[in-house]
Context: one part of a larger RNA
Molecule: small-subunit ribosomal RNA, 5' domain
Organism: metagenome
RNA sequence: GAUUGAACGCUGGCGGCAUGCCUAACACAUGCAAGUCGAACGCGAAAGCUCUUCGGAGUUAGUAGAGAGGCGGACGGGUGCGUAACGCGUAGGAAUCUGCCUGACAGUGGGGGAUAACUUAGGGAAACUUAAGCUAAUACCGCAUACGCCCUACGGGGGAAAGCGGGGGAUCUUAGGAGCCUCGUACUGACAGAUGAGCCUGCGUCGGAUUAGCUUGUUGGUAGGGUAACGGCCUACCAAGGCAACGAUCCGUAGCUGGUCUGAGAGGACGAUCAGCCACACUGGGACUGAGACACGGCCCAGACUCCUACGGGAGGCAGCAGUGGGGAAUAUUGGACAAUGGGCGCAAGCCUGAUCCAGCAAUGCCGCGUGUGUGAAGAAGGCCUGCGGGUUGUAAAGCACUUUCAGGAAGGAAGAAAAGUAGGGUGUUAAUACCAUCUUAUCUUGACGUUACUUUCAGAAGAAGCACCGGCUAACUCCGUGCCAGCAGCCGCGGUAAUACGGAGGGUGCGAGCGUUAAUC
Numbered sequence: 001g002a003u004u005g006a007a008c009g010c011u012g013g014c015g016g017c018a019u020g021c022c023u024a025a026c027a028c029a030u031g032c033a034a035g036u037c038g039a040a041c042g043c044g045a046a047a048g049c050u051c052u053u054c055g056g057a058g059u060u061a062g063u064a065g066a067g068a069g070g071c072g073g074a075c076g077g078g079u080g081c082g083u084a085a086c087g088c089g090u091a092g093g094a095a096u097c098u099g100c101c102u103g104a105c106a107g108u109g110g111g112g113g114a115u116a117a118c119u120u121a122g123g124g125a126a127a128c129u130u131a132a133g134c135u136a137a138u139a140c141c142g143c144a145u146a147c148g149c150c151c152u153a154c155g156g157g158g159g160a161a162a163g164c165g166g167g168g169g170a171u172c173u174u175a176g177g178a179g180c181c182u183c184g185u186a187c188u189g190a191c192a193g194a195u196g197a198g199c200c201u202g203c204g205u206c207g208g209a210u211u212a213g214c215u216u217g218u219u220g221g222u223a224g225g226g227u228a229a230c231g232g233c234c235u236a237c238c239a240a241g242g243c244a245a246c247g248a249u250c251c252g253u254a255g256c257u258g259g260u261c262u263g264a265g266a267g268g269a270c271g272a273u274c275a276g277c278c279a280c281a282c283u284g285g286g287a288c289u290g291a292g293a294c295a296c297g298g299c300c301c302a303g304a305c306u307c308c309u310a311c312g313g314g315a316g317g318c319a320g321c322a323g324u325g326g327g328g329a330a331u332a333u334u335g336g337a338c339a340a341u342g343g344g345c346g347c348a349a350g351c352c353u354g355a356u357c358c359a360g361c362a363a364u365g366c367c368g369c370g371u372g373u374g375u376g377a378a379g380a381a382g383g384c385c386u387g388c389g390g391g392u393u394g395u396a397a398a399g400c401a402c403u404u405u406c407a408g409g410a411a412g413g414a415a416g417a418a419a420a421g422u423a424g425g426g427u428g429u430u431a432a433u434a435c436c437a438u439c440u441u442a443u444c445u446u447g448a449c450g451u452u453a454c455u456u457u458c459a460g461a462a463g464a465a466g467c468a469c470c471g472g473c474u475a476a477c478u479c480c481g482u483g484c485c486a487g488c489a490g491c492c493g494c495g496g497u498a499a500u501a502c503g504g505a506g507g508g509u510g511c512g513a514g515c516g517u518u519a520a521u522c
Stems, first nucleotide, its partner, number of pairs: 001522004006518005013369006019362002021327001026325003030322003035071003041067001043065001048059004078280003087205007096197002101193003105189003109143001111141002118133006149158003163185006171178002206252003213243003218240008255277004259270004282303005305316004333359001335358003341355001342353004372402004382393004406463001408458005416449001421443008466511005471492003477506005487494002
C1' cells in the first nucleotide's frame, strides 16, 4: 500500500447492488417448513336454510372428514462434527443398477379369499389397544397365455398384468345401466436410449522422526456364500506373505474443489456468500420399506437430557425459516406472497411449497448523489497572535441575485404476465360434423413487491459534516496551562519552568458520510 463475513470509538442525509453466529455440531418455548390424487376404492357427517301432522323430511352433499390404495416424503433447505481418505481434483476403466421420461416390440383373458374404515363388546389416566361381526379396490393370491425373459443335466422346467375417464348411431335393459365401437390414460413382459447412481485404477492433496518399525482377514491362492456389481466383502482350508527412510505406523491439525485476497510475476495465505462433490442430522448401533435411504421434520434398540403421568406407563429431537436462553468483541423479522422461476401430487381446475421471489433491520462492504450556486472589502463584529504598527480567521459571514438534485406534499404511471379459461377457424384421430390432441384468431381475467421504477407539479436555502492528525519518518505551527508530574508513544523518542511531541485554544493538513483504532493476510 492492498484486502476483510470484521469488531470498537466518535459521527451520520439519500439511493442502488451485495452481505450478515467466524464463538457452544450448546440447550430449545411457540408457529410454520411435504404433501397430493374422488379420473383406482368402500364409507360418510354437522352447523345453516326450507317444509312440518312437531315424529320428522328435504337441502347443505356424495361436500367436510377419517380409512384403505397410488405417487412423493432419498428432491429442495441446513451444518462442517467427523474425515489426511479413491474423501476431493484430474485422467482413465469394467464386473453393474436406474422410478418418472423417450423410442420401438408383444400383451392386458378368466377366477378366488381376505382386511381397514364401520358396528358391537371390552382394557387404559393417557399414548394407544384387544376380541367378534360386515364390506371395496389399480390392495392381495392362484389359473390361463409367454414374442422377448430366467434356469437347465439341453430332455425340459419357471414366470405377468388392472383398470379408470370422455364420446357415440343402431342393439339389450330391472330404465340405474350393460355389451359393442372409438379416443385418452393407466397396467404387464422384455429391448434400446436418456438421466441419475454404485464400483475400480494412475497421478496430485497440511505439519511432526523429541513417532522407526507396522500388520494375522493381515498379503495371496482354492472353494463356497453374499451383492445390482468386481473384490478377504464374509466363511472354511492352504501358503507366508504385505507396507516402510521415495517416511509405513503413530500423534496433531483440517471437509475438498471451482475459486478468493495479495503480488510485476513466481509464489504466499485463505476456502464466508455463489457453484460442484463429500460427510452429518441429540450420542452410538441396526435394519425395514423402496427404483433409489441404512432415511434431518420414518421405524427399532441402548444412552444422556427435557416434558406429561392416576406411578402402571408414555412423549420429544430447529446443523429447515423466524424466534428464545446461553456463549461471545460480534452477526437481522416469531414479516408478505405463491404474482414470477422451480419442485411434489393431479387429466385438469387446483392444492402444498420459510425452495424461491419480495419486504423489514444493520454505513457491514462496493458504487452513485447531496448537504447549495454566483456576487459580495466597510477586508464588519467576535476569536487568536502581535514587535501594538498590524497580521490572521477571510469572500469566509452578513447583504444582494439565483437554483431546487435528494428528502417532504400532490397527481399521473410502465415492465416483470406468459399461460390457463371461454368462443370461432384449420389439421390429426375416428364410422362420426361427439370426444380428445395440436396450431391459430378473438375475448376475458390473474402482481406479494406497491404509496414500485419513472414522469409532471408545489414550497422553500430551506431538512442534511464529521473524523483523525500537525517533532522526524509524514502533508500540516503558534499561544496558554503543566513542570520527569499529569500524560504521549507504530519506531526513534517527548515531559525535570519559555514543550511546534502532554492537556486546551486559534490556525493548518488529510480524508469525507464517513474517519480513526484494534485484529488478521499478502